RNA sequence: AAUCGUCCGAACGAUUUAAAACAGCCUUUAGGUUCGGAGCGUCUCCCCGGUUUGGGGAGGGUAGGA
Numbered sequence: 001a002a003u004c005g006u007c008c009g010a011a012c013g014a015u016u017u018a019a020a021a022c023a024g025c026c027u028u029u030a031g032g033u034u035c036g037g038a039g040c041g042u043c044u045c046c047c048c049g050g051u052u053u054g055g056g057g058a059g060g061g062u063a064g065g066a
Stems, first nucleotide, its partner, number of pairs: 001016005006038006025065003032040001043059006
């Protein structure tokens, strides 16, 4: 410097051309590392489809402690 942990900014962390992870304070949650925004994934309900495990709509959008 770049890339990665859903996206943007900041933070925390990792890796070195790759995109993972046992890391990211601890535990917890279906809810992804944190905060703000987003509302992608995830969850609940409804509708449609069925050579299936999908599509659409609405709602909500881990929690506690240090």

RNAcentral holds the sequence, with entries from ENA.
Pistol ribozyme from Petrimonas sulfuriphila, 66 nucleotides, folded computationally.
Its Rfam family is "Pistol ribozyme". Gene Ontology term of the family: catalytic activity.
The coordinates come from a structure-prediction model, not an experiment, and the mean pLDDT is 86.
Lineage of the source: Bacteria > Pseudomonadati > Bacteroidota > Bacteroidales > Petrimonas.
The model forms 91% of the base pairs in the Rfam consensus.